RNA sequence: GCUUCCACCGGGGGUGUCCGUCACAGGACUGAGAAAUACCCCAUGUACCUGAUCUGGGUUAUGCCAGCGUAGGAAGUGUGAGAGACCUGUCC
Numbered sequence: 001g002c003u004u005c006c007a008c009c010g011g012g013g014g015u016g017u018c019c020g021u022c023a024c025a026g027g028a029c030u031g032a033g034a035a036a037u038a039c040c041c042c043a044u045g046u047a048c049c050u051g052a053u054c055u056g057g058g059u060u061a062u063g064c065c066a067g068c069g070u071a072g073g074a075a076g077u078g079u080g081a082g083a084g085a086c087c088u089g090u091c092c
Base pairs, nucleotide, nucleotide: 001086002084003083004082006080007079008078009076010042011041012040013039016029017028018027019026048073049072050071054067055066056065057064
């Protein structure tokens, strides 16, 4: 130097459907997360957005499942310590 792991700092992201209600509350479904200070993701980007009021299947219903998708975008080539079988250099 590289790789890996950990910590710290910083940054990015989503929050739908059904029942119910005047509106809240509450219940149900998927999910890590359905506004939680929690969860997920930060480039080998399987966080998330766009296409998309898309296509097929299924569902009470849905961004439920699959396709689209090696698509187009998307937030740190951050700091520190340790470790390693790898690489390079210097000295003996």